[in-house]
RNA sequence: GCUCCUAUAGCUCAGUGGUAGAGCAAGCGACUCUUAAUCGCCAGAUCUAGGUUCGAUUCCUAGUGGGAGCA
Numbered sequence: 001g002c003u004c005c006u007a008u009a010g011c012u013c014a015g016u017g018g019u020a021g022a023g024c025a026a027g028c029g030a031c032u033c034u035u036a037a038u039c040g041c042c043a044g045a046u047c048u049a050g051g052u053u054c055g056a057u058u059c060c061u062a063g064u065g066g067g068a069g070c071a
Base pairs, nucleotide, nucleotide: 001070002069003068004067005066006065007064010024011023012022013021018054027041028040029039030038047063048062049061050060051059
C1' cells in the first nucleotide's frame, strides 16, 4: 500500500427494513438475627457523516478504531 472481517447497555453477545432484547454486573425492595443465595422492580446502548426508503441497528458510500491476510 491492497483485500477481508468487525463496531449494539459497564462486560459478553442476539437482533434478514416496521416499538432495540438476553445473561452477568450496578441501584432499589422482599426474604434472613446478619451476610450470602433466591425472588421482584428499575436505569442504561445501535462508532461518525452522508445516501436509498413512507420507515434504517439492518441496505449503499466515505471516514475512524480494532483484528486477519497478501505484498